Record summary:
Predicted 3D model of a 110-nucleotide RNA (c-di-GMP-I riboswitch aptamer) from a Gammaproteobacteria bacterium. It matches the Rfam family "c-di-GMP-I riboswitch aptamer". Gene Ontology term of the family: cyclic-di-GMP binding. The sequence was found by an Rfam model in a public genome assembly.
RNA sequence: AGAAGGAAAGGGCACUCCAGGCGCAAGCCUGGUUCGCAAAGCCACGGGUCUUGCUACUCAGGCUGCAUCGCAGUCGGGAGCGAAUAGGGGAAGACAGCCGGGCUACAACC
Numbered sequence: 001a002g003a004a005g006g007a008a009a010g011g012g013c014a015c016u017c018c019a020g021g022c023g024c025a026a027g028c029c030u031g032g033u034u035c036g037c038a039a040a041g042c043c044a045c046g047g048g049u050c051u052u053g054c055u056a057c058u059c060a061g062g063c064u065g066c067a068u069c070g071c072a073g074u075c076g077g078g079a080g081c082g083a084a085u086a087g088g089g090g091a092a093g094a095c096a097g098c099c100g101g102g103c104u105a106c107a108a109c110c
Base pairs, nucleotide, nucleotide: 005110006109012037013036017032018031019030020029021028022027035097041103042102043101045100046099047098048095049094050093051092052091054090055089057088059087061075062074063073064072065071066070
């Protein structure tokens, strides 16, 4: 010098909330506040969580016909159905202070 753990000093970041702005939204940016953080620096690679202006999917659901619990037609993104609850999948997006992973990084002293 390098790596890992602890840790002092100098500092750094900024949960939440408020104001202004952007966005359909999740959320993001700026300023203030400062819960916390040794990577709470950066990266959506894996998992997870969240959002929906989009999408008719050989998804659900309703209606009609047939009928051998199935087939066909039709309606269908706050539509349909429904007392209420208000879908699933796809696609797109968000979260790095959810976890893992990758890259980078100041530091007396032990």
The source organism's lineage runs through Bacteria, Pseudomonadati, Pseudomonadota and Gammaproteobacteria.